[in-house]
Molecule: transfer RNA
Organism: Actinomycetota bacterium
RNA sequence: GGGGAUGUAGUUCAGUGGGAGAACGCUUGUCUGGCAGACAAGAGGUCGGCGGUUCGAAUCCGCUCAUCUCCA
Numbered sequence: 001g002g003g004g005a006u007g008u009a010g011u012u013c014a015g016u017g018g019g020a021g022a023a024c025g026c027u028u029g030u031c032u033g034g035c036a037g038a039c040a041a042g043a044g045g046u047c048g049g050c051g052g053u054u055c056g057a058a059u060c061c062g063c064u065c066a067u068c069u070c071c072a
Base pairs, nucleotide, nucleotide: 001071002070003069004068005067006066007065010024011023012022013021018055026042027041028040029039030038031037048064049063050062051061052060
């Protein structure tokens, strides 16, 4: 330098055009003498960035950034 993959909650990930979600973690409450644990409730997201297509984009297209990987 060229090709490919990945980027969504604190972490690991799902979600292939119209509701942004799960598990774990975190906070509060109940149970317990306390811890652990169980149950209930809750907080937490510019969906890497910019632009385009579309009535509508996390999702499709282009550029770009970061990480991983292959080739040279």